This is a predicted structure of a 450-nucleotide part of an RNA (small-subunit ribosomal RNA, 3' major domain) from an uncultured prokaryote. The coordinates come from a structure-prediction model, not an experiment, and the mean pLDDT is 82. Its Rfam family is "Bacterial small subunit ribosomal RNA". The full RNA is in RNAcentral, with records from ENA.
Context: one part of a larger RNA
RNA sequence: UGACGGGGGCCCGCACAAGCGGUGGAGCAUGUGGUUUAAUUCGAAGCAACGCGCAGAACCUUACCAUCCUUUGACAUACUCGUCGCGGAUUCAGAGAUGAAUCUUUCAGCUAGGCUGGACGAGAUACAGGUGCUGCAUGGCUGUCGUCAGCUCGUGUCGUGAGAUGUUCGGUUAAGUCCGGCAACGAGCGCAACCCUCGCCUUUAGUUGCCAGCAUUCAGUUGGGCACUCUAGAGGAACCGCCGGUGAUAAGCCGGAGGAAGGUGGGGAUGACGUCAAGUCCUCAUGGCCCUUACAGGAUGGGCUACACACGUGCUACAAUGGUAGUGACAAUGGGUUAAUCCCAAAAAAACUAUCUCAGUUCGGAUUGGGGUCUGCAACUCGACCCCAUGAAGUUGGAAUCGCUAGUAAUCGCGUAACAGCAUGACGCGGUGAAUACGUUCCCGGGCCU
Numbered sequence: 001u002g003a004c005g006g007g008g009g010c011c012c013g014c015a016c017a018a019g020c021g022g023u024g025g026a027g028c029a030u031g032u033g034g035u036u037u038a039a040u041u042c043g044a045a046g047c048a049a050c051g052c053g054c055a056g057a058a059c060c061u062u063a064c065c066a067u068c069c070u071u072u073g074a075c076a077u078a079c080u081c082g083u084c085g086c087g088g089a090u091u092c093a094g095a096g097a098u099g100a101a102u103c104u105u106u107c108a109g110c111u112a113g114g115c116u117g118g119a120c121g122a123g124a125u126a127c128a129g130g131u132g133c134u135g136c137a138u139g140g141c142u143g144u145c146g147u148c149a150g151c152u153c154g155u156g157u158c159g160u161g162a163g164a165u166g167u168u169c170g171g172u173u174a175a176g177u178c179c180g181g182c183a184a185c186g187a188g189c190g191c192a193a194c195c196c197u198c199g200c201c202u203u204u205a206g207u208u209g210c211c212a213g214c215a216u217u218c219a220g221u222u223g224g225g226c227a228c229u230c231u232a233g234a235g236g237a238a239c240c241g242c243c244g245g246u247g248a249u250a251a252g253c254c255g256g257a258g259g260a261a262g263g264u265g266g267g268g269a270u271g272a273c274g275u276c277a278a279g280u281c282c283u284c285a286u287g288g289c290c291c292u293u294a295c296a297g298g299a300u301g302g303g304c305u306a307c308a309c310a311c312g313u314g315c316u317a318c319a320a321u322g323g324u325a326g327u328g329a330c331a332a333u334g335g336g337u338u339a340a341u342c343c344c345a346a347a348a349a350a351a352c353u354a355u356c357u358c359a360g361u362u363c364g365g366a367u368u369g370g371g372g373u374c375u376g377c378a379a380c381u382c383g384a385c386c387c388c389a390u391g392a393a394g395u396u397g398g399a400a401u402c403g404c405u406a407g408u409a410a411u412c413g414c415g416u417a418a419c420a421g422c423a424u425g426a427c428g429c430g431g432u433g434a435a436u437a438c439g440u441u442c443c444c445g446g447g448c449c450u
Base pairs, nucleotide, nucleotide: 007450008449009448010447011446012445013444015440016439019404020403021402022401023400026316027315028314029313030312031311032310033309034307035306042053043052064302065301066300067299068298069297070296073127077126078125079123080122081121082120083119084118087104088103089102090101091100092099093098107117108116109115129291130290132289133288134287138285139284140280141279142278143276145274150189151188152187153186154185155184156165157164158163169180170179171178195268196267197266198265200236201235202234203233204232205231206230209226210225211224214223215222239262242256243255244254245253246252318397322356323355324354325353326352327351334344335343336342363394368389369388370387371386372385373384374383410432411431412430413429414428415427416426
């Protein structure tokens, strides 16, 4: 000077408390450990690994295993020689890679020189190649403390010096935010603002959008209109600006008015100096080391999907605030061809009617048998879905533990990416829509002073 303390003071955060809903018990999905295996590729490991890399493992992917092949190589540059194309089709052997044979097609420029470019084949060597090792050699990117309010510098002053001061103190703030004071005076990176979006108004523009009034129609369908909705450009609007109180006449705080919105209006993007030798050499790049007829390259089949078990994250339930059947309303985001048309597209909970009457049931749907559909060379290992039958555990879950403060939790469906096919995952979208916060003693994390 820091760090730490079951030292002290002050302050904050869904940190506790007050509430609501979960996890932990069951079945299944998924990831991990362990075990097994020829292989179950590799990485991630408290928070900050474990629905993580993987926005999607039947082949491919694929890095793993078994077997079969290749060796200047699947790919790049350079040299020599040869050919003139490249490409396409068929047959045979083979698991295929590949090998053999046949047919077809037959480069460009030009100074007309096998001169130049391009392509293919053969050869030789420099080299290629490596998801091999080291993230404790690295770049880049990322997580985390933490969107916490901090981290520093110049000059001056103090101290022999390390260093201190400023940054401490009194108030105040979400904030090292601002005010006042002070051997300090200033400044930088952070905070805030500037950016995007939602909420209000004005204006510009009315097609594919809209329809108040006038006609018209089954229907904004058509004429007509652009007022309204909406769309998408430009502006306005909020600043403690006004009033009262309080405070030191300050910064500010409390209440009120007006207002669509009130004290950072809601949400997002934005992550200081640094910490964890945090993560990643398997995105990529890269030093060093290692392999070079193999640790490289190609192929078929298998594996990554195994299963006494343990853990994490989820989905579905255990029912009547419900199940089933019927009737039947209202979205938004997004994608597809250029289009607010059109299509994906049925929104679902909600509402109304009927039935079930507390049961392992008309709850629950696992598991298993049979039959099919689709995608795809191919669903055996190992896909999704539909129908019939079957109908397991489960009656609200021990110790413990998680999320959430408002259009939030809870609940309901819809869309997208990747993708041939495959979603209970991820990322978005809207519908319905709560309860509670006395307070800061305690638990956890953090900030300042001592």